[in-house]
RNA sequence: UGGCGUCAAAGGCAAACCCGGCAAAAGCCGGGGACGCAAAGCCACGGGUCUAAAGCGCUCCGCGCGCCAUGACAGCCGGGUUGCCGAG
Numbered sequence: 001u002g003g004c005g006u007c008a009a010a011g012g013c014a015a016a017c018c019c020g021g022c023a024a025a026a027g028c029c030g031g032g033g034a035c036g037c038a039a040a041g042c043c044a045c046g047g048g049u050c051u052a053a054a055g056c057g058c059u060c061c062g063c064g065c066g067c068c069a070u071g072a073c074a075g076c077c078g079g080g081u082u083g084c085c086g087a088g
C1' cells in the first nucleotide's frame, strides 16, 4: 500500500417500542431504548419499495375513485465516495 475481517482492544451507530416535535402522507428530527451493524459514515446515480399534497382524469359530486414524485427510504440490492482498528 492492496486485499481481508478473529471470539482482540479503543471507540462508533442504533431496529422495534415509548414520549415530544415537524409533515398531507410516506417519513424525518430530539429524548429514552437496543434488534442488530465493519461502513448501519456520506451521495437517490441504476434497479426496487413507500407515500400521493399539488396537478390531471373520472365522478353517483361523497375530499369519493384512478393516474402521477417534484416527496421519502443509504438498516432493500448494486454503484460512487470518505474513513477507525489489526488477529492472521
Stems, first nucleotide, its partner, number of pairs: 004086002012037002017032006035075001041081003045078003048073003055067004
A computed fold for an 88-nucleotide RNA from a Bacillota bacterium, annotated as c-di-GMP-I riboswitch aptamer. Of the family's consensus pairs, 95% are formed in the model. Taxonomically the source falls in Bacillota (Bacteria, Bacillati).